[in-house]
Context: one part of a larger RNA
């Protein structure tokens, strides 16, 4: 210097009541006012305990504080199905043998690692202060094993299919959803009307089964031959016959799960700030068009030219073997299923930015009216009023 700049987006605040030594900022009502493709919900990074709850204000909060993401103690994360772990490859990394170097070592095939990619199975409703596709309850579902029972050529690190894939445009048939209307509950002051007017609710999953629908693709089956698929083969490939339009896949829709279970209200009890919560019990209607996705059929169909991973789970073939055994199919029953995460915040006061920083930060969901639209303005749910 100076009690001066400044207290970090002009989205906004008043009022009661309650706690308390002390309220403009906390709690609780009501009333305004911002967002709303978000400043709403869910992941993934990454923090790592910030979650919740009680007590607590020295310090941290750009003021204050009884309040906090601050102290201090206690409590919270439950999984065969959700992620990884597991099995498989990619790029990349390593690298038996092997090239190369004087030499440290560099490069590299087989293999091994290594997801950001493929690979078996869950759905709905309730519940705590704090988790929940985990716990409960209801109804599912997969996988290896073991017992039985019928049947039986079974066997891989080897062959084959097969998983397997671009970019663009078009139509279709569907849902998710939204609207409007019937139903149903509740209300309806003053003036007009009075069978009318406004509100508030109207939902139901997977699996399994049948229907395999719209619609896709497309012959299938069986006989003979066989120099290919490094060995072998019934399997694939290729020749040639005979029958024949079979077959495969497929949203989504009934119906079943569902006599449940949610559902506005309503009755009781309790607590208290008289208008809530919280716990018992009861509990209506739960249809019909419309409009309609960037979702699903769809790894479809066109059409292009630059021509679009790989390997294993699967299926089938046989080889060595084994062939009273083991193995393999089918059916019933069974008990089994392990470890890690799972709190929370996550466009952000919890993560990179030295700060409780107007900055950055990968995906999904994303309601009404107005409209080509995710523009734009005004509101649903929710969520804030940016700590002087």
């Nucleotide at each position: 210097g100076a009690g001066u700049a400044g207290c970090g987006a002009u989205a906004a605040a008043g009022c009661a009541g309650g706690u308390g030594a002390a309220a403009g900022g906390c709690c609780u009502g009501c009333u305004c006012g911002c967002c709303g493709a978000a400043a709403g919900c869910c992941c993934a990074a990454g923090g790592u305990u910030u979650c919740c709850u009680g007590c607590g204000c020295c310090a941290c909060g750009u003021u204050c504080a009884u309040c906090g993401g601050c102290g201090c103690a206690g409590g919270g994360u439950g999984a065969g199905u959700c992620g990884g772990c597991c099995c498989c490859u990619a790029a990349g990394g390593u690298g038996a043998g092997g090239a190369c170097g004087a030499g440290a070592g560099u490069c590299g095939u087989a293999g091994c690692u290594g997801a950001u990619g493929g690979g078996a199975a869950g759905c709905g409703g309730g519940u705590c202060a704090a988790u929940a596709u985990u716990c409960c309850c209801g109804c599912a579902c997969c996988g290896a094993c073991g017992u039985g029972g019928a049947a039986u050529g079974c066997g891989a690190u080897g062959g084959g299919g097969g998983g397997a894939c671009g970019g663009a445009g078009a139509a279709g048939g569907u849902u998710a959803u939204g609207c409007c209307g019937g139903c149903c509950g509740g209300g309806u002051g003053u003036u007009g009307g009075a069978c009318g007017u406004c509100c508030c609710g109207g939902u139901u999953c997977a699996a399994g089964c049948g229907u395999g629908u719209a619609g896709a693709c497309g012959u299938g089956c069986u006989g003979c031959g066989u120099a290919g698929g490094c060995a072998a083969a019934u399997c694939c490939g290729c020749g040639u016959g005979g029958c024949u339009u079979a077959g495969u896949c497929g949203a989504g829709g009934c119906g079943u799960g569902u006599u449940a279970a949610c559902g506005a209200g309503g009755a009781c009890u309790g607590g208290c700030u008289u208008g809530c919560c919280a716990g018992u019990c009861u509990g209506a209607a739960g249809u019909g068009g419309c409009g309609g996705a960037u979702a699903c059929c769809a790894u479809g169909c066109u059409u292009c030219c630059a021509g679009g991973a790989a390997a294993a789970g699967c299926c089938u073939c046989u080889a060595a073997g084994c062939u009273u055994c083991a193995g393999u199919u089918c059916c019933a029953c069974g008990g089994c299923g392990a470890c890690c995460g799972u709190a929370c915040c996550g466009c952000a006061a919890a993560c990179c930015g030295a700060c409780a920083c107007a900055g950055g930060u990968g995906g999904g969901c994303g309601a009404g009216c107005u409209g080509a639209a995710u523009a734009u303005g005004c509101u649903c749910a929710g969520g804030c009023g940016c700590u002087u």